[in-house]
A computed fold for a 347-nucleotide part of an RNA from an uncultured bacterium, annotated as small-subunit ribosomal RNA, central domain. The full RNA is in RNAcentral, with records from ENA.
Context: one part of a larger RNA
RNA sequence: CUGGGCGUAAAGCGUACGUAGGCGGUUCGUUAAGUUAGAUGUGAAAGCCCCGGGCUUAACCUGGGAACUGCAUUUAAAACUGGCGAACUAGAGUUGAGUAGAGGGGAGUGGAAUUUCAGGUGUAGCGGUGAAAUGCGUAGAGAUCUGAAGGAACACCAGUGGCGAAGGCGACUCCUGGACUCGAACUGACGCUGAGGUACGAAAGCGUGGGUAGCAAACGGGAUUAGAUACCCUGGUAGUCCACACCGUAAACGAUGAAUGCCUGUCGUUGGAUAGCAUGCUAUUCAGUGACACACCUAACGGAUUAAGCAUUCCGCCUGGGGAGUACGGUCGCAAGAUUAAAACUC
Numbered sequence: 001c002u003g004g005g006c007g008u009a010a011a012g013c014g015u016a017c018g019u020a021g022g023c024g025g026u027u028c029g030u031u032a033a034g035u036u037a038g039a040u041g042u043g044a045a046a047g048c049c050c051c052g053g054g055c056u057u058a059a060c061c062u063g064g065g066a067a068c069u070g071c072a073u074u075u076a077a078a079a080c081u082g083g084c085g086a087a088c089u090a091g092a093g094u095u096g097a098g099u100a101g102a103g104g105g106g107a108g109u110g111g112a113a114u115u116u117c118a119g120g121u122g123u124a125g126c127g128g129u130g131a132a133a134u135g136c137g138u139a140g141a142g143a144u145c146u147g148a149a150g151g152a153a154c155a156c157c158a159g160u161g162g163c164g165a166a167g168g169c170g171a172c173u174c175c176u177g178g179a180c181u182c183g184a185a186c187u188g189a190c191g192c193u194g195a196g197g198u199a200c201g202a203a204a205g206c207g208u209g210g211g212u213a214g215c216a217a218a219c220g221g222g223a224u225u226a227g228a229u230a231c232c233c234u235g236g237u238a239g240u241c242c243a244c245a246c247c248g249u250a251a252a253c254g255a256u257g258a259a260u261g262c263c264u265g266u267c268g269u270u271g272g273a274u275a276g277c278a279u280g281c282u283a284u285u286c287a288g289u290g291a292c293a294c295a296c297c298u299a300a301c302g303g304a305u306u307a308a309g310c311a312u313u314c315c316g317c318c319u320g321g322g323g324a325g326u327a328c329g330g331u332c333g334c335a336a337g338a339u340u341a342a343a344a345c346u347c
Base pairs, nucleotide, nucleotide: 004318005317006316007301008300012315014200015199016198017197021193022192023191025088026087027086028085029084030083031082033081034080035077036076037075038074039073040072041071042070049065050064051063052062053061054060091190092187093186094185095184096182097181098180099179103176104175105174107173108172109171110154115149116148117147118146119145120144121143125136126135162169163168205246207244208243209242210241214240215239219235220234221233222232257314258313259312260311261310262309265292266291267290268289269288270287271286272285273284274283275282276281277280296303297302320347321346322345329340330339331338332337
């Protein structure tokens, strides 16, 4: 290089945008770069292959032919790919009218609850567990009533419901992105993918400055136990929260890259549209989201119009286990570390 693969056996980058590149709808004309055919030149000899000849055969030697799949020049063809020109509307997009939504951001507001503080009532316990103890309480706790403070999270609604590229998003009000549906008009291939690159990216962690109600690594104490550096209990600091800056990883999962077309059905559900009938049903259709099942696929499990089916385009990745996602080097980072990524050796 050819080849085989990537849901669970090794293998889909966490996700998107996008540069180069690769690939690209319909029609007509033109060109002739790719493509195809012919001709000419060249493609040394020897060797290989075919047909002969010479050594008694063979190896060996020797004559002729073929071949040398290539390259160059030239003539021609015009289907396909490419280039150029002209046109089209089925891809893509713009405009209009609507719809749903925890999509994003900032500021403010609200009620429930926990905790603390102050005051009233009130008296001996409270708390906790398998059972206890540490702990709190006669300096008046716990319980109960009133008030105040402060932080964090938003019960019910809530739904294999919705939105978002993914991470993720849930009280109520302002600013704002996208999606979907319907109908006409417009642009006229403007598209798909995407090495590098850029942006976003849970939790934990880090830096500076705030904040700290509850929870709670570390840590103290009490139990349990042979021991108990745990599970249980009582405390409790980082952290969890906010602002700015960093980190860039997760079983970042549908363990399933993106896009397009095609291929049987049934039953739910979300958001629209149309028609019928009529006041919630029926039928059709578009976009999502689920369950089951046919063809087909699969090693099986299972998947099955939201494919893991049938095809095309582009990217990423895999190639026995361990050593090892490690060492060294490079890049990035304040650090933690991340990323790229071997070999010896061994089975």